[in-house]
Molecule: small-subunit ribosomal RNA
Organism: metagenome
RNA sequence: AUCUUUCGAGAGAGAAACUGAAGUGGAAAGUGGCGGAAGGGUGAGUAACGCGUGGAUAACCUACCCUUGAGUUGGGGACAACAUUCCGAAAGGAGUGCUAAUACCGAAUGUGGUAACCUGUCGCAGGACAGGCUCACUAAAGACGGGGAUUCUUCGGAACCUGUCGCUCGAGGAGGGGUCCGCGUCCCAUCAGCUUGUUGGUAAGGUAAAGGCUUACCAAGGCUUACGGGUAGCCGGCCUGAGAGGGUGAUCGGCCACACUGGGACUGAGACACUGCCCAGACUCCUACGGGAGGCUGCAGUCGAGGAUCAUUCGCAAUGCGCGAAAGCGUGACGAUGCGACGCUGCGUGGAGGAUGACGGCCUUAGGGUUGUAAACUCCUGUCAUGAGGGAAAAACGGCCAGUAGGAUAAUACCCUAUUGGUGUGAUGGUACCUCAAGAGGAAGCCACGGCUAACUCUGUGCCAGCAGCCGCGGUAAUACAGAGGUGGCGAGCGUUGUUCGGAUUUACUGGGCGUAAAGGGUGCGUAGGCGGUUAUGUAUGUCGGAUGUGAAAUCCCAGGGCUCAACUUUGGAAUUGCAUCCGAAACUGCAUAACUUGAGUGCAGGAUGGGAGAGCGGAAUUCUUGGUGUAGCGGUGAAAUGCGUUGAUAUCAAGAAGAACACCGGCGGCGAAGGCGGCCCUCUGGAAUGUUACUGACGCUGAGGCACGAAAGCUGGGGGAGCGAACAGGAUUAGAUACCCUGGUAGUCCCAGCCGUAAACGGUGCACACUUGGUGUUGGAGGUAUUGACCCCUCCAGUGCCGGAGCUAACGCGUUAAGUGUGCCGCCUGGGGAGUACGGCCGCAAGGCUAAAACUCAAAGAAAUUGACGGGGGCCCGCACAAGCGGAGGAGCAUGUGGCUUAAUUCGAUGCAACGCGAAGAACCUUACCAGGGCUUGACAUGGGGACCCUUCGGGGGUGGGUGCGAAAGUACCCUUUACCAUCACAGGUGCUGCAUGGCUGUCGUCAGUUCGUGCCGUGAGGUGUUGGGUUAAGUCCCGCAACGAACGCAACCCCUGUGGUUAGUUGCCACUUCAGGUGAUGAGCCUGGAAGCACUCUAGCCAGACUGCCCGUACAAGCGGGAGGAAGGUGGGGAUGACGUCAAGUCAGUAUGGCCCUUACGCCCUGGGCUGCACACGUGCUACAAUGGCCGGUCCAAAAGGAAGCAAUACCGCGAGGUGGAGCAAAUCCUCAAAGCCGGCCCCAGUUCGGAUUGGAGUCUGCAACUCGACUCCAUGAAGUUGGAUUCGCUAGUAACGGCGUAUCAGCUACGACGCCGUGAAUACGUUCCCGGGCCUUGUACACACCGCCCGUCACAUCAUGAAAGCCGUCUGCACCCGAAGUCACUGA
Repeated sequence: AUCUUUCGAGAGAGAAACUGAAGUGGAAAGUGGCGGAAGGGUGAGUAACGCGUGGAUAACCUACCCUUGAGUUGGGGACAACAUUCCGAAAGGAGUGCUAAUACCGAAUGUGGUAACCUGUCGCAGGACAGGCUCACUAAAGACGGGGAUUCUUCGGAACCUGUCGCUCGAGGAGGGGUCCGCGUCCCAUCAGCUUGUUGGUAAGGUAAAGGCUUACCAAGGCUUACGGGUAGCCGGCCUGAGAGGGUGAUCGGCCACACUGGGACUGAGACACUGCCCAGACUCCUACGGGAGGCUGCAGUCGAGGAUCAUUCGCAAUGCGCGAAAGCGUGACGAUGCGACGCUGCGUGGAGGAUGACGGCCUUAGGGUUGUAAACUCCUGUCAUGAGGGAAAAACGGCCAGUAGGAUAAUACCCUAUUGGUGUGAUGGUACCUCAAGAGGAAGCCACGGCUAACUCUGUGCCAGCAGCCGCGGUAAUACAGAGGUGGCGAGCGUUGUUCGGAUUUACUGGGCGUAAAGGGUGCGUAGGCGGUUAUGUAUGUCGGAUGUGAAAUCCCAGGGCUCAACUUUGGAAUUGCAUCCGAAACUGCAUAACUUGAGUGCAGGAUGGGAGAGCGGAAUUCUUGGUGUAGCGGUGAAAUGCGUUGAUAUCAAGAAGAACACCGGCGGCGAAGGCGGCCCUCUGGAAUGUUACUGACGCUGAGGCACGAAAGCUGGGGGAGCGAACAGGAUUAGAUACCCUGGUAGUCCCAGCCGUAAACGGUGCACACUUGGUGUUGGAGGUAUUGACCCCUCCAGUGCCGGAGCUAACGCGUUAAGUGUGCCGCCUGGGGAGUACGGCCGCAAGGCUAAAACUCAAAGAAAUUGACGGGGGCCCGCACAAGCGGAGGAGCAUGUGGCUUAAUUCGAUGCAACGCGAAGAACCUUACCAGGGCUUGACAUGGGGACCCUUCGGGGGUGGGUGCGAAAGUACCCUUUACCAUCACAGGUGCUGCAUGGCUGUCGUCAGUUCGUGCCGUGAGGUGUUGGGUUAAGUCCCGCAACGAACGCAACCCCUGUGGUUAGUUGCCACUUCAGGUGAUGAGCCUGGAAGCACUCUAGCCAGACUGCCCGUACAAGCGGGAGGAAGGUGGGGAUGACGUCAAGUCAGUAUGGCCCUUACGCCCUGGGCUGCACACGUGCUACAAUGGCCGGUCCAAAAGGAAGCAAUACCGCGAGGUGGAGCAAAUCCUCAAAGCCGGCCCCAGUUCGGAUUGGAGUCUGCAACUCGACUCCAUGAAGUUGGAUUCGCUAGUAACGGCGUAUCAGCUACGACGCCGUGAAUACGUUCCCGGGCCUUGUACACACCGCCCGUCACAUCAUGAAAGCCGUCUGCACCCGAAGUCACUGA
């Protein structure tokens, strides 16, 4: 100089900077070695030796590791890196030059290895092993330490010795792998045939290795749940289940496969290689457009899709792997943490006491109950969380340092092994854990509550909103929706959804069925298969026992251990039910051999037979033809018609022709495998039964496929064709009648040949064998005894019927001909519909048959039996139900009710019978509920509470009068009198809704004869019996019988009225006898009126008698029925009251009562006016008529019942009359009070009238505050429709119908012609139960059970969905033939 340094300061002369060389460290490229074939991920493919299990490899390979033998000699030439020159945008590439190795290449050696040959041993075998011999082929690489004699040296070192790690050739091992084989491994047969390198052989090639693995040649084989299609990674295991099974293959472990898709090889010990290479393709990215790059199914992460699944974290500390001599390096393997209640496990959110049983909530019968010891409050505890402090285990190796011992060595170097001491290493993490502090403090939800299924109330809603696993809830009282209170369950969870198994014996191996519920093949023969009589011997396939190997680990189970416990984890055991090999047993099964006769078959004997095939013959009937006789119809039907007939039918006689079928016998009799078979004879032929026991010796049973047969109809070809007769035609019937009936009539029916192959082909019952109480028929055969006779009788075998026992069956039923008890084999079934259908296949000439699904849809379909109800099912019976009669309705006018219409309102209810003269026994106002307008608000009415007045004996008691104004009234304002009033809270009130929330009452079936119960008996049960049956009755009335015996509610009787008699009583009733008075008459007789006497009669109203099938005849077992006598009355004398269990969600919230809901200055209350009376119309119920059996006028006879005081009202007078005036009498057997038809006489004379009386005008009377809307009645005038009523329909069986009047309730009056009663006159008819209607009992069928007003079928229309078909079009998979052809391997050629 400068360097270091913040400054200070320090260093500083061959010193620093700088440059070069060497070394070391770091980073990085290349060469070389080893590893990238492990670890990690995923399940696309794969139905396969892929996997599992057990074997084989004498047909093989194996880097690194272990043991062992031998060796490691000596040479050579390159290429990267590097340098340099270029090309390209890049990725990359090219040329030239230099260079090392444990890279590469020759050479040497050959213990060995390989090949040929020989010998021996062994093996089931192709063959294997050992030894020998000869030639041939065949190897290598060094690196790093230590040593000190000797030698060399470029002075670094090398040679040499030694150690470690390597390298080469062998042998063996371990572990790993390749290949082969037995067995196991999903669905579809609507996939039944597949295959040409296919199957085998010879030879060659190829491979680590056997092999058609490949090639050439030869042979023609091989497989068959093959081939094809669909789906799927397999296993240990996991879930479920008592098990057997069923489902599944996440996490952990074993194997396989794959790595963007497809193909290919290279390298290597190992790959046809996840993060290697090449090619093609799709996709993404870069680009200078020429060309390049890429592969998360590694860990995280992103996007998309989806109902849905996590951090772009920490660390190599541990465990392991690779490389390395080692330190060490690498490792999203792994170890940790994070996120997610996703699962499993543990813990907490407090414990004890605490009742005027608080407040609040909810409910309430308003008393209370419940939440609930729950809370508050008092006393405690301290887990978790929070704060503070402490604080692990997992760490021991290896390395290094210092020793010790051993090995190796010349060695006390070095190295290796073992060991002692020291040093050092933690992601999780200041985490687990421990201590202290404070304080009940910070910490509970979810689902359900109709039944299944533990748990109930209120409110809201009103078939809405909604719920729902199944059944099912919701239409105004919802334990089912929603909310609330309460309760139940589970609890850091709870509930839902999805999935699997279970329950499900509902595919039934364990462990089901097939007569009628789904299910026996139409029948036989028979192949494969399955099963198989008695005895003996052998064998050992099945079977049984033992041993060995294996059945990986984990999981499950058991016993222990470690985290405070548990979950979790760890150790040991058991288990792994399997497979393989070896040894043993021999009962059963199989196999082999030898026998047997019972199963089976054969022979022989005499019988039975509509069994089959062929040929021939016969008579009756029908039709046709010919001829004769004969004449007008025949035929047919419920009745007819079409049809046939004077060209002669039908009828009848004779002759002839034709075809088909075979009366009687004929019979739950016979035969046949089934279908099926019927005149007689012949020929051929099948089977069964009986008897005999001679022969064979298990020869048997069943029978998938297969083969054959198989009614009727139908088809093809050829015949035939009388009758019958689909189609067709015509006639009828009918609303129609493509039907039933009639007249015709073609295919067909018949024969031959060939198809079809189905039937309720049914005993709805497969075949074979064995066993299990009986009775009674019948067919065939045999035997026994006894006979004139097998005629009866008895026994046996085989068949065919009926009834029944045990047993079976859900029941019905079956029951030695099983549906009983067993064995063997076959077929078939698995909810209903879709559907025995579509598609495919096979068969067929066709028709069609066989095989045979799915989508979709329903929550049932079905069997048997029960009780009802119903039937144009049956039997018996009843009712004014029909019939026989009488009188009506429906036509007219009017009245009245209803519907409809109208309206401000025309209030509401009743609606088939069983609403419609009904609620209403009485709407001018009122009634009144409706409308319009006006008014009131504790109210028109009830109870209670509060304040205030007077009198009082202190208990209590008392009181609202009058006038004026406004107003339509209600009411309201004011004044006077004597002060009597005020405001308010609970509440009143509602004819508002619900009769489908109710009570009560009523209608109806129906005054029909029914409806039930207890006990017993029968039935699994519903249920039955009783109550049915034979008679009888008005009657479930009574009798007899009966597994029923009794009883109840109904029936009948008891009650009332009426019909006869007796008795008692005799006023207001009665007046015969007696008597008196009056009137009339003739002072008579007589009659009338009244009184007395009387109670006889009538009557009144109490009691009693009478009628009970009691008596007689007939009949009948009886009950009873028919007739008769007597009697007033005769068979419940007549009438009434009386209405069983139940039905109709029948009627009534408007008579009253009442739950719930609704209104509260109004949906309450009061008032005025209006409306309920409104009128094109329709219906019901009535009245009056249409006339002469009548109308009108006059005269005259006879009732019963009922009412009367704000009432009935007489005599009298007035008025034509309604009525008025007036008032005797009567609270009634006393008074009011009296009928009309009828009868007598007259007129009318058949007409829209002397019928009929509507309507209208006028004048009146009465009631009432008031007659306009909107009363009744009277008089005068007016005088409508109507001349007996269509279809249809109503009432009535005797004092009834019909006709006639009278009374009463309601009521001021009245719309009353209505209703309820009363009497007068007073009929006709009933053969009978076929039919219509209603009902009762028994029985039968039923697919009905809100029960025939039920249920239910098909077409059509519209919309939606699913399936099949469809010309054409598109895609995927695939067969055959051909063309182009990348990369690559092999061969050949060349350098």